RNAcentral holds the full RNA, with entries from SILVA. This is a predicted structure of a 350-nucleotide part of an RNA (small-subunit ribosomal RNA, central domain) from a sediment metagenome.
Context: one part of a larger RNA
RNA sequence: CUGGGCGUAAAGGGCGCGUAGGCGGCUGGGUAAGCGUGUGGUGAAAGCCCGGGGCUCAACCCCGGGUCGGCCAUGCGAACUGUCCAGCUGGAGCACGGUAGAGGCACAUGGAAUUCCGGGUGUAGCGGUGGAAUGCGUAGAGAUCCGGAAGAACACCGGUGGCGAAGGCGGUGUGCUGGGCCGUGGCUGACGCUGAGGCGCGACAGCGUGGGGAGCAAACAGGAUUAGAUACCCUGGUAGUCCACGCCCUAAACGAUGCGAACUAGGUGUUGGGGAAGGAGACUUCUUUAGUACCGUAGCUAACGCGUGAAGUUCGCCGCCUGGGGAGUACGGUCGCAAGAUUAAAACUC
Numbered sequence: 001c002u003g004g005g006c007g008u009a010a011a012g013g014g015c016g017c018g019u020a021g022g023c024g025g026c027u028g029g030g031u032a033a034g035c036g037u038g039u040g041g042u043g044a045a046a047g048c049c050c051g052g053g054g055c056u057c058a059a060c061c062c063c064g065g066g067u068c069g070g071c072c073a074u075g076c077g078a079a080c081u082g083u084c085c086a087g088c089u090g091g092a093g094c095a096c097g098g099u100a101g102a103g104g105c106a107c108a109u110g111g112a113a114u115u116c117c118g119g120g121u122g123u124a125g126c127g128g129u130g131g132a133a134u135g136c137g138u139a140g141a142g143a144u145c146c147g148g149a150a151g152a153a154c155a156c157c158g159g160u161g162g163c164g165a166a167g168g169c170g171g172u173g174u175g176c177u178g179g180g181c182c183g184u185g186g187c188u189g190a191c192g193c194u195g196a197g198g199c200g201c202g203a204c205a206g207c208g209u210g211g212g213g214a215g216c217a218a219a220c221a222g223g224a225u226u227a228g229a230u231a232c233c234c235u236g237g238u239a240g241u242c243c244a245c246g247c248c249c250u251a252a253a254c255g256a257u258g259c260g261a262a263c264u265a266g267g268u269g270u271u272g273g274g275g276a277a278g279g280a281g282a283c284u285u286c287u288u289u290a291g292u293a294c295c296g297u298a299g300c301u302a303a304c305g306c307g308u309g310a311a312g313u314u315c316g317c318c319g320c321c322u323g324g325g326g327a328g329u330a331c332g333g334u335c336g337c338a339a340g341a342u343u344a345a346a347a348c349u350c
Base pairs, nucleotide, nucleotide: 003322004321005320006319007304008303012318014201015200016199017198021194022193023192025088026087027086028085029084030083031082033081034080035077036076037075038074039073040072041071042070047067048066049065050064051063052062053061054060091191092188093187094186095184096183097182098181099180103177104176105175106174107173108172109171110154114150115149116148117147118146119145120144121143125136126135162169163168206247207246208245209244210243211242215241216240220236221235222234223233258317259316260315261314262313263312266295267294268293269292270291271290272289273288274287275286276285277284278283299306300305323350324349325348332343333342334341335340
């Protein structure tokens, strides 16, 4: 480079916004760059292929024909692509009216529990385990009642439930704020899809400065267990876990399945919205739309399985793979306070 691929064999970027680029709905008209076709020029010779000939053959040489990625000029054509003009509404967006939600940020606030402190009652144990011991307790523990303080997390509701692009989001109230869905088809009139670079977001752990510290708990200490026990079990316990600001940028960041669009049997449940019928109502049934879960047809698949939310049938664009080890390493670059992250080989070896 070409081809074949990327759920589990190697392979989907953690997620979004968007630049360049690639790709682009319906109708009419112009143009003729792409595209098709004709003509002319050029495409030296040698070479190459075919035919014939000359050295006794061949190599070699000679003659004729063909070939020579193509390029240029000019004429014609107008379906498709491009481009220009005019228009359309189905894509996309807007408006208006509704609607569900742990979507985000800030502030305020509530109860249960836990620990600690003070006080009352009260006495010899408590705690812990497989069994124990370390530990706590006559300086009065544990238990129980009252009062106080602190920090963190929010039982029930709670769901195969909901929201978010992903990470993720759960007591309650208020303020600010993003998105979705449904209805009406009022407005714009292709304004679209994807997206190399770029920018932003990004669990946990970790880092910096300052706070906070109840519970839990790496490290650490002790008690056990054991042949040993730098573990599993127990008693303690510091970073950390929490808050503010600033970094880090990783993950089994998973649906191990990129995003958008169209098409292709059904069945069952569930969440949100709209419509219709019946009913006094509660409600029931039907229908439509958006989401979500399970089963399954055709088809696909190496199989497992997927199956209108595709891993089916196609199109557009991006990312990625190319035997195992060496190695996601070295070196160099970029980024970072550091930890390290990212980009990413080779020798050698099987």